[in-house]
RNA sequence: GGGGUUGUGGUGUAACGGCAGCACAUCGGCCUUUUAAGCCGGGGAGUGGGGGUUCGAGUCCCUCCGGCCCCA
Numbered sequence: 001g002g003g004g005u006u007g008u009g010g011u012g013u014a015a016c017g018g019c020a021g022c023a024c025a026u027c028g029g030c031c032u033u034u035u036a037a038g039c040c041g042g043g044g045a046g047u048g049g050g051g052g053u054u055c056g057a058g059u060c061c062c063u064c065c066g067g068c069c070c071c072a
């Protein structure tokens, strides 16, 4: 330099183009002599940046940035 792939709460991971969810973690409560486990509830991301298509984009298109793989 060329090709491919990937980026979503603190972490991991979902989401036929139609209200961004789940688990763990965290916080509060219940239970427990206490802790852990268990049960109930809360907070936390508008999806790497910018632009486009569309009534509507995490999802499709373009571009840039970061990670990974292959080729040179």
Base pairs, nucleotide, nucleotide: 001071002070003069004068005067006066007065010024011023012022013021018055026042027041028040029039030038048064049063050062051061052060
Molecule: transfer RNA
Organism: Planctomycetaceae bacterium